[in-house]
């Protein structure tokens, strides 16, 4: 330099045009002699940055940044 994959709440991860899922974590409650497990509820300034297309973009297009893999 070229090609490919990826960047989403504190962490992991899904969604591939309309509403951002789930798990873990955290907090509170129930339960318990205490704790754990279990059950219920709540919580998390969440879509890498900038532009474009569209009535509408995490999703499609362009540029840039970062991470991983391969090629020369």
């Nucleotide at each position: 330099g070229c090609g490919g994959a990826g960047g989403u709440g504190g962490c992991a991860c899904a969604a591939c045009g309309g509403c951002a899922c789930u798990g873990c974590g955290u907090u509170c409650g129930c339960c318990u002699g205490c704790a754990g497990a279990g059950c219920g509820a709540a919580u998390u300034u969440g879509u890498g940055c900038g532009g474009g297309u569209u009535c509408g973009a995490c999703u499609c297009c362009c540029g840039c940044c970062c991470u991983c893999c391969g090629c020369u």
The RNA shown here (transfer RNA) has 72 nucleotides and comes from a Nanobdellota archaeon.
The organism belongs to Nanobdellota, within Archaea.